[in-house]
Record summary
Predicted 3D model of a 99-nucleotide RNA (Glycine riboswitch aptamer) from uncultured Pedococcus sp. The RNAcentral record of the sequence draws on MGnify. Its mean pLDDT, the model's own confidence on a scale to 100, is 75. Rfam family: Glycine riboswitch aptamer. Gene Ontology term of the family: glycine biosynthetic process.
RNA sequence: CCACGCGGGAGAGUCCCCGCAGGCCGUCGUUGACGCCGGCCCGUCGGGGCGCCGAAGGGGCAAACUCCCCGGAACCUCUCAGGCGCCAGGACCGCGUGG
Numbered sequence: 001c002c003a004c005g006c007g008g009g010a011g012a013g014u015c016c017c018c019g020c021a022g023g024c025c026g027u028c029g030u031u032g033a034c035g036c037c038g039g040c041c042c043g044u045c046g047g048g049g050c051g052c053c054g055a056a057g058g059g060g061c062a063a064a065c066u067c068c069c070c071g072g073a074a075c076c077u078c079u080c081a082g083g084c085g086c087c088a089g090g091a092c093c094g095c096g097u098g099g
Base pairs, nucleotide, nucleotide: 001099002098003097004096005095006094007093008092013050015049016048017047018046019045020043022041023040024039025038026037028035029034051084052083053082057080058078059077060076
């Protein structure tokens, strides 16, 4: 330094819209099951909008060096990607094993 195992490991939405699933209510049809339509509620679902976060990955740069160019790190910075209940993931840290 690499691989594997174990442990630790942050931040940011109780937002809006549409679809879909479910529940309740009403009208109508039906013997009934149930169904059409309308309204309301709701969601470990899908899509979009706005807002937000930085610690997968990715991009940017300071000094040393150099005539210049080139090159040039990070937990800094950007937010393409990713993420914003839990879980998961997670830079990085510690321990162990192997190379």